[in-house]
RNA sequence: GUGCGUAGCUCAGAGGGAGAGCGCCUGCCUUACAAGCAGGAGGUCGUAGGUUCAAGUCCUGCCGCACC
Numbered sequence: 001g002u003g004c005g006u007a008g009c010u011c012a013g014a015g016g017g018a019g020a021g022c023g024c025c026u027g028c029c030u031u032a033c034a035a036g037c038a039g040g041a042g043g044u045c046g047u048a049g050g051u052u053c054a055a056g057u058c059c060u061g062c063c064g065c066a067c068c
Stems, first nucleotide, its partner, number of pairs: 001067005008022004016053001024040005046062005
């Protein structure tokens, strides 16, 4: 200097609903397990400010990680 930081993990989300896959829990199915089907829980969006009617999203400082 550049990129990244969002659910337990991997990630999407480019100003107005926080989401997917996998995992976890419950039920159905099965002699049982797995698979399958249905439903559910789980997030101070790294942190502190700023801009805006409104910020995960735009701007700045700081912290952490990767690369040059």
About this RNA
A computed fold for a 68-nucleotide RNA from Thermosipho japonicus, annotated as transfer RNA. Rfam family: tRNA. The family's RNA type in Rfam is transfer RNA. Rfam describes the family as follows. Transfer RNA (tRNA) molecules are approximately 80 nucleotides in length. The prediction has a mean pLDDT of 84. RNAcentral holds the sequence, with entries from MGnify.